[in-house]
């Protein structure tokens, strides 16, 4: 000094899948002086079960690369096998989530900031 990428704020956009069952609690209605009983479930809360979703997070791996062994080759190297590294919006579904709204949200874009890196 600052273009891109990454990082930190900020603004904007941003998907999917259960009006399932059981239990407990709360709420509402009726009866009752009360305790309580009966009913409604009220898209209430929590737990469990089953089903489902993938876009917080987490896990898995292909090419490729590195190393080792064997074989071939004069060599560069090639082939096979093994080990390691190895991405995603792919796969898994541990976690998370499953009406609308809200929340969350990978990712994308705008603007700002500090540092790394580069020069």
């Nucleotide at each position: 000094u600052u273009a891109a990428c990454g990082c930190c704020g900020u603004c904007u956009g941003g998907a999917g899948a259960g009006c399932c069952g059981c239990u407990g609690c709360c709420c509402c209605c009726u009866u009752g002086a009360a305790a309580a009983a009966g009913g409604g479930c009220g898209c209430g809360c929590a737990g469990c079960g089953c089903a489902c979703c993938g876009a917080a997070g987490g896990a898995g791996c292909a090419a490729a690369c590195a190393c080792c062994g064997c074989a071939g080759g004069g060599g560069a190297c090639u082939g096979c096998g093994g080990u390691g590294u190895g991405a995603a919006u792919c796969u898994c579904u541990c976690a998370g989530g499953u009406a609308c709204c809200a929340a969350g949200g990978a990712c994308a874009g705008g603007g700002g900031g500090a540092g790394c890196g580069g020069c």

Predicted 3D model of a 119-nucleotide RNA (Glycine riboswitch aptamer) from a Burkholderiales bacterium. Its Rfam family is "Glycine riboswitch aptamer". Rfam describes the family as follows. This family represents the bacterial glycine riboswitch. Lineage of the source: Bacteria > Pseudomonadati > Pseudomonadota > Betaproteobacteria > Burkholderiales. RNAcentral holds the sequence, with entries from Ribocentre. Its mean pLDDT, the model's own confidence on a scale to 100, is 76. The model forms 90% of the base pairs in the Rfam consensus.